[in-house]
RNAcentral holds the full RNA, with entries from ENA. This is a predicted structure of a 547-nucleotide part of an RNA (large-subunit ribosomal RNA, domain I) from a Deltaproteobacteria bacterium. It matches the Rfam family "Bacterial large subunit ribosomal RNA". The prediction has a mean pLDDT of 82.
Context: one part of a larger RNA
RNA sequence: GGCAUACGGUGAAUGCCUUGGCACUAACAAGCGAUGAAGGACGUGGCAAGCUGCGAUAAGCUUCGGUGAGCUGCUGGCAGGCUCUGACCCGAAGAUUUCCGAAUGGGGAAACCCGGCAUGAAGAAAUUCAUGUCACUAUGCACUGAAUUCAUAGGUGUAUAGAGCUGACCCGGGGAAGUGAAACAUCUCAGUACCCGGAGGAAAAGAAAUCAAUUGAGAUACCCCUAGUAGCGGCGAGCGAACGGGGUACAGGCCAAACCAGUUGUACAUGUACGGCUGGGGUUGUGGGGCUGCGAUAUGGGAUCAAGAAAAUUAGUGGAACGUUCUGGAAAGUUCGAGCAUAGAGGGUGAUACUCCCGUACACGAAAAUAGAAUUGACCUUAGCAUGUCCCCGAGUACCACAGGACACGUGAAAUCCGGUGGGAAUCAGGGUGGACCAUCAUCCAAGCCUAAAUAUUGUUAGUGACCGAUAGCGUAUAGUACCGUGAGGGAAAGGUGAAAAGUACCCCGAUGAGGGGAGUGAAAGAGUACCUGAAACCGUAUGUCU
Repeated sequence: GGCAUACGGUGAAUGCCUUGGCACUAACAAGCGAUGAAGGACGUGGCAAGCUGCGAUAAGCUUCGGUGAGCUGCUGGCAGGCUCUGACCCGAAGAUUUCCGAAUGGGGAAACCCGGCAUGAAGAAAUUCAUGUCACUAUGCACUGAAUUCAUAGGUGUAUAGAGCUGACCCGGGGAAGUGAAACAUCUCAGUACCCGGAGGAAAAGAAAUCAAUUGAGAUACCCCUAGUAGCGGCGAGCGAACGGGGUACAGGCCAAACCAGUUGUACAUGUACGGCUGGGGUUGUGGGGCUGCGAUAUGGGAUCAAGAAAAUUAGUGGAACGUUCUGGAAAGUUCGAGCAUAGAGGGUGAUACUCCCGUACACGAAAAUAGAAUUGACCUUAGCAUGUCCCCGAGUACCACAGGACACGUGAAAUCCGGUGGGAAUCAGGGUGGACCAUCAUCCAAGCCUAAAUAUUGUUAGUGACCGAUAGCGUAUAGUACCGUGAGGGAAAGGUGAAAAGUACCCCGAUGAGGGGAGUGAAAGAGUACCUGAAACCGUAUGUCU
C1' cells in the first nucleotide's frame, strides 16, 4: 500500500410527513378615485429589530349585534394592566386617518422646500402657530369686454363633470420580426406580439336591400357536426370556408319623411318665400304609410321609476350514542359486552376513535348593511275596414372608373363588403341580391338608432382531484426577499427534536473556553436545538491476509 471483516466519522440520498402550490366546478362580486385611489414613505408597543395591525384618537376610538371566560397580534420573557357593570374575539355601521402619490397653491432630485388670501391664537415687536382655501381642462349660466358702431375674440365669477389606478376578458386605431417555405422575394409567422384610444360587468354582434333553389327558412351570439370537405395557394410551404343538420338561449323595438297643429327665425316686393323648434302622425315588403270615408276608446304589454316580503349574503346557535380487559411511555390497537345513526364526510387527540374534542346529517338565527320577487302606484305603450293614386318611404348615397384593403378566396372569370381620388341615379310602372355579365324566375327593401339571454375572463367563498409532496408543486411551504446590475431588469437557497421543553439542576476534565464524561429528563438522547429516518461517494480505527 491492496483486499476482506467489524466499528466509526462525514455526507445528505431514501422513506414517511405537510403549513404551500396546481387544475377544475359552482355561487357571488366585477370596480376603486378630487369626500384624494392603487401603491408607498415615516411613524405607532413599558422594554420593540422584522412581519402584521393601525395613523399624532396611531397592535387602536365609538355605536349596534354575536359569543361567554379569559385577554394584553406573530412572541415564548419581565413588568404593569383589562375582564361576568361582559373583556379579548367575530360581524355591521361610524370616527380618526401624518407625508408622498392623478397630486391639484408654486416649486421639486416622491415622501421635501417656499407661498398668497380669510379667520383665529401667542408675542412689546419682528414674527411664529392653528384651521380653511387657492391647479388644469370641458360644458352650462351670469357679469364684463378690444382692434371696431353693434358684435365677436378675450377676461372674471359660479355650477357640474373629467384627470389616475386596475397583470384577465372585450371593441376600435396603428402594426413588426425571429420563424416556415429545408436558400429567398409573392406567401407564412399574423392582423399575432407590441403601442395607442375606449368601455362594460361582460363587451361586440343583432331583428334581412339575409340565405336558399323551384321545396322553403326566418335577428344575433356560442358549442358539436358538415370538414381538413369545397376552394385558395411561387397550386410550394401552407391557408381554409359556407349551405345544411343537431344543441344552448331566445325578444323584439324606436326614429327620419309624407300630413296636421302650435311656436319662432331669416329675406325682402309686407304677404309671400325659405327654414328652425315642440307636439301629434308614422315605421313597412303577402309593399307600407299619409290624404279621404267608415268604425273603435277597450284590452293587453313594458327592457322605465318609486315603495316593497320571504329566501339569501355579511357574525352565529342547537346537534345522537361507550365502558371494560390486555400490551404499551401513551390506547383510538386487542378482549368482552353495549349504544347512536337524516350524523360510519373530514380533521384532531401520547399508535389505527361513528359514540373523547372540533365537526358532520338535520334543524334554527340578524340590531345593522347589501339586495329587491309577487304586488301596488306612477310613467310609457298598444287595434281595424274600404276607395282613389295627387303625396312620402334615409343622396354627393347607390352605382361606375382608377389604385388599395377585408372577405377561406394571393386579380383571378371575381361576385360581395369597406373606404381614397374622379364621375354620379331612381322613389314602387322604384331599388338591391341570387359569385363576371345578360334574360327569365325567385327573394329582399340599403344609404338612421336601440336591444336581455345563451358566450369570454379575473377575484372572493365553498367544494373536488387515477394532481405535486421540499432538485417536486407557483420563482417563493412565502420572497419578488437576500444578492447582481448605472438602469430597464435579473433573481436564489433555505421545511421536520419530542406526545409534552420535560431544552440536561448538580459534579468532573478543560482556559471562568469549545467540546466532552457522569448525573438527571424522556418510551427513546445512538431524539440534545449542527436535533425523524440517515444510503453512497469520501476519511478513519481495529483485526486478518497478500506483497